[in-house]
Two RNAs folded together computationally: RNase P RNA and transfer RNA, 441 nucleotides in total. It holds a member of the Rfam family "Bacterial RNase P class A". Gene Ontology terms of the family: tRNA processing, dimeric ribonuclease P complex and ribonuclease P activity.
């Protein structure tokens, strides 16, 4: 130079804070790599619900593997970029089809003649008429590039090499590599425009959610179901229990299955009360160690450990010693000053993105 | 805490399907009118489209990272 990691002031004394356990003497424990943004993924909880399909809508996108599971992480693969060492990439499909490509230019996509070249014509000229994109001019792109034949100029019209389509065959799980051979070329760009093909996804959040507890008039007002048989038991009888058919409901839609509800019942709105406790809530995809298998993410297997739990919200302050970085003196040893990046938990894990003074190790 | 939502001139708003110089009101500075002031003509000046990257020949517009605000007991117990 390049890349991969840990670390993120120590130790004591002294005063307070929160939560735990206590033989009421005391004793444990107390932010983070980002806790942040809330941008991905799950746990879990409730939506009266599961399962196949089928739409819509979001989302991802080269292959192959890890994972509870991902847009995450390995590993290779292709393009790019550096002398390298690395290092970047939203990396399906533009010959499925719509749609866009301003200005400038003839001409912006089944091409086309504005200047020029060439051939004719005869009204000889800023002419007409045909060939012609090599060359010139536009332009972010001009309808293969070079070289050499060829022609009246030209032109893949032909040849050779490269490019680009196919491609027997060979190597690789794939993705991709090579490739004899054929094709004169017919296919411009954008999909972080529509869409197309693959896979994936119900929806809502811990202010989720259950229970207590207090408090209150348990109110208005609009709409939609339905007010129908029948069995049993209790009772003298109003009725009361129990539940079966038929009916209505169950997250866009259908199909299967299952479940509510059953006489009053159900959405929705507007008004009032309460702003308390408890659990969810901290033993978990947890943390380090050691073998073992993997190239490596990661996996098993063994034996340790216990590591915030608040709720207007704790984790703080002060002093000494010593550690780096600044500054000032001094030959020097030192001495003096000075101060600690980013930030801070709120159900709770993988990731990512971001924000960070400064030191320390490794590999190339 | 959770969720959702904006950003363009000094202030309110435009801006078509991404197409070039980003506009209009109002409020500024000048000039005219008028004894003077307002009102009224007429003219001017003011932009890092919140900031970095990115996708495309081009981005206020499309993508993704940040910043900053609001919705604050009348979003959500």
């Nucleotide at each position: 130079g390049a890349u991969g990691g840990c670390u993120g002031g120590a130790u004591g004394g002294c005063c307070g804070c929160a939560c735990c356990c206590u033989u009421c003497g005391g004793g444990g424990u107390g932010a983070g790599g980002a806790a942040a943004g809330u941008c991905c993924g799950g746990a879990c909880u409730c939506c009266a619900c599961g399962a196949a399909g089928c739409g819509a809508c979001g989302g991802u996108g080269c292959c192959g593997g890890g994972u509870a599971a991902c847009g995450c992480c390995c590993g290779g693969c292709c393009g790019g970029g550096g002398c390298a060492a690395c290092c970047c990439g939203a990396g399906g499909g533009a010959a499925a089809g719509c749609g866009c490509c301003a200005c400038a230019g003839a001409g912006a996509a089944c091409a086309g003649u504005c200047c020029g070249c060439c051939c004719g014509g005869c009204a000889u000229g800023u002419c007409c008429g045909g060939g012609u994109c090599a060359g010139g001019g536009u332009g972010a792109a001009a309808c293969g590039g070079u070289g050499g034949g060829g022609c009246a100029a030209g032109a893949g019209c032909c040849c050779a090499c490269c490019g680009c389509g196919g491609g027997a065959c060979g190597g690789g799980c794939a993705a991709c590599c090579g490739g004899a051979c054929c094709g004169g070329c017919a296919c411009g760009g954008c999909a972080a425009g529509c869409c197309c093909c693959a896979c994936c996804g119900g929806g809502a959040g811990c202010a989720a959610u259950g229970c207590c507890g207090a408090a209150u008039a348990g109110g208005g007002g609009u709409c939609c179901c339905g007010c129908g048989c029948g069995c049993g038991c209790c009772g003298c009888a109003a009725g009361g229990c129990a539940g079966g058919c038929a009916g209505g409901g169950c997250g866009g839609c259908u199909u299967c299955g299952g479940c509510c509800c059953g006489a009053g019942g159900g959405a929705c709105c507007c008004g009032g009360g309460u702003u308390g406790g408890c659990a969810g809530c901290a033993c978990g995809a947890c943390c380090g160690c050691g073998c073992c298998g993997g190239c490596g993410a990661c996996g098993g297997c063994g034996g340790g450990g216990c590591c915030a739990g608040a709720u207007g919200a704790a984790u703080g302050g002060u002093c000494a010693u010593c550690c780096a970085a600044g500054g000032g003196g001094g030959a020097a040893a030192c001495c003096c000053c000075g101060g600690g990046a980013c930030a801070g938990a709120a159900u709770c894990c993988g990731g990512c993105u971001u924000a960070c003074a400064g030191g320390c190790c490794g590999u190339c | 805490g959770g969720u959702c939502c904006c950003a363009u001139a000094g202030c309110u708003c435009a801006a078509c399907u991404g197409g070039a110089u980003a506009g209009a009101g109002c409020a500024g500075c000048u000039g005219a009118c008028u004894u003077c002031u307002a009102a009224u003509c007429a003219g001017c000046a003011g932009g890092u489209u919140c900031g970095g990257g990115g996708u495309u020949c081009g981005a206020g517009u499309c993508c993704u990272c940040g910043u900053g605000g609001g919705a604050u007991c009348g979003c959500c117990a």